[in-house]
């Protein structure tokens, strides 16, 4: 990098450096930031995805938080692709809800 499953509306933030960004990229909104962005290192906390360990009604489930990731503004911030129903209007553009894709993110696993 690629390809497979599984999740993706819950949850968690303070100190230092640093010094204009940022929310994954086009675009279109919104919103964060010099009352200090992003990014590094400190401690802390959330999760419970793999292992580990206990307990049970046992190819499975529950617990724990040891261990290897991960995570700590806002739904993955909304949307961007199809549909279906509503709105307005010129059978449009547009807006709105809803629901599936795709995309991206994370853990496993395989190449």
């Nucleotide at each position: 990098u690629u390809c497979u499953u599984a999740u993706u509306a819950a949850g968690a933030g303070a100190g230092g450096u640093g010094g204009a960004g940022g929310g994954g990229a086009a675009u279109g909104g919104c919103c964060c930031u010099u009352u200090g962005a992003a990014a590094c290192c400190u401690c802390g906390g959330c999760a419970g995805c793999g292992g580990g360990c206990u307990c049970g009604u046992a190819u499975c489930g529950a617990g724990u938080a040891c261990u290897g990731u991960g995570c700590c503004a806002a739904u993955u911030c909304c949307a961007g692709c199809a549909a279906a129903c509503a709105g307005a209007u010129a059978u449009a553009a547009c807006u709105g809800u809803u629901u599936g894709a795709a995309a991206g993110a994370u853990a496993a696993g395989a190449a």

A computed fold for a 111-nucleotide RNA from Oceanobacillus salinisoli, annotated as SAM riboswitch aptamer (S box leader).
The prediction has a mean pLDDT of 81.
Rfam family: SAM riboswitch aptamer (S box leader). Rfam describes the family as follows. The SAM riboswitch is found upstream of a number of genes which code for proteins involved in methionine or cysteine biosynthesis in Gram-positive bacteria. Rfam links the family to the GO term regulation of gene expression.
The organism belongs to Oceanobacillus, within Bacteria.